[in-house]
Context: one part of a larger RNA
């Protein structure tokens, strides 16, 4: 629980898709349900309000009137909403042409580097640090050259660059595939927006089965440091990190800012596509649309700041908040192999 709010104070669902529902463009006609209006009936008595009266007054009581936001029926109005017939094209969508992109999936290929193995050269050190030590090395290390194996990641290009709904995506090639954008007409004719549930996607870590394992590295061991050092530093090192399939479903899942539409000064960039002028080459200049940044005015804001990518001005729909702790906990439900997730209190206390 009326309200007021949700960038940072409590509060935007991690993201998408869709059902119910809510809301919905322009122009006619019909209807009259909502809406507005009139009449009639009803709206018990008592009470409240007004007038009058009775107890010496008052409280109290009696009489009369009014009111009674409501409901029903009938008649009327038709601007708006609804329903319905018809029409329209600007919202939305389809077709055609075009270029951009780390968007997704599968397969293949490549070079640099680390490590390991084999061989050559070569000899006493090498590593590591603030300094050291653990460690490696005369069974030949480090360094260097040649060859081989294997896994993971793709330097430069790389950019407040691009793509994706979000998570996220970066070597090269091929195949399969999604979306957005620009251009020109044609077509459909409101087909739209949002979206409780539902369904799907969802970093890292973690879990199951099987593989793989170079480097890195929780745990662990050792060496240092220190008063101690279950750390920071060093030497090692297993899960894991990688792949396939299945689960988990969380996050500072952040722009800490839900989605849609319209409107409201400018200035300077980036990126994709187009038009004009022009040279008939990109470039330069003017300009249209989409995306993406910086600055800044009005306005807004508690301030910081936001400011045509709004946190401005409005409308529509969803989610959420309501003092701190207890607590995102307990119990119960649902989900999960588990870890746990989700939904979500109270006592008590300040």
């Nucleotide at each position: 629980u009326u309200g007021g709010g949700c960038g940072u104070a409590a509060a935007g669902g991690g993201c998408g898709u869709c059902u119910a529902g809510g809301c919905g463009g322009u122009c006619u006609g019909g209807u009259a349900a909502g809406u507005c209006u009139g009449a009639u009936g009803u709206g018990a008595a008592a009470g409240c309000c007004c007038g009058g009266g009775g107890c010496u007054c008052a409280a109290c009581c009696c009489c009369g009137g009014a009111a009674g936001u409501g409901c029903a029926u009938c008649g009327g109005a038709u601007a708006c909403u609804g329903c319905u017939c018809g029409a329209c094209u600007u919202g939305a969508g389809u077709c055609c042409c075009g270029g951009a992109g780390a968007g997704g999936g599968u397969g293949g290929c490549g070079g640099a580097a680390u490590u390991c193995c084999u061989g050559g050269u070569g000899u006493a050190g090498a590593g590591g640090u603030g300094a050291a030590a653990u460690u490696c090395g005369u069974a030949g290390a480090u360094a260097u050259c040649a060859g081989g194996a294997g896994g993971a990641a793709c330097a430069c290009c790389c950019g407040u660059g691009g793509c994706g709904a979000a998570g996220g995506c970066g070597g090269c090639c091929a195949c399969c595939u999604g979306g957005a954008c620009g251009g020109u007409g044609a077509c459909u004719g409101a087909c739209g927006c949002u979206g409780a549930a539902g369904c799907g996607c969802g970093a890292a870590a973690g879990c199951g089965u099987g593989g793989g394992g170079a480097g890195c590295a929780a745990a662990c061991a050792g060496g240092a440091u220190u008063a101690g050092a279950u750390a920071c530093c060093c030497u090692g090192g297993u899960a894991g990190u990688c792949c396939a399939c299945g689960c988990u479903g969380u996050a500072a899942a952040c722009g800490a800012u839900g989605g849609g539409u319209a409107c409201u000064a400018g200035g300077c960039g980036g990126u994709g596509c187009g038009g004009g002028u022009g040279u008939u080459g990109a470039c330069c200049c003017c300009u249209g649309c989409g995306c993406u940044g910086c600055c800044g005015g009005a306005g807004c804001u508690a301030a910081c700041g936001c400011a045509u990518u709004a946190a401005g001005u409005a409308c529509c729909c969803c989610g959420c908040c309501u003092g701190g702790g207890g607590a995102g906990u307990a119990c119960g439900g649902c989900c999960g192999c588990a870890a746990g997730g989700u939904u979500a209190a109270a006592a008590c206390u300040c």

This is a predicted structure of a 350-nucleotide part of an RNA (small-subunit ribosomal RNA, central domain) from a metagenome. Its mean pLDDT, the model's own confidence on a scale to 100, is 90. It matches the Rfam family "Bacterial small subunit ribosomal RNA".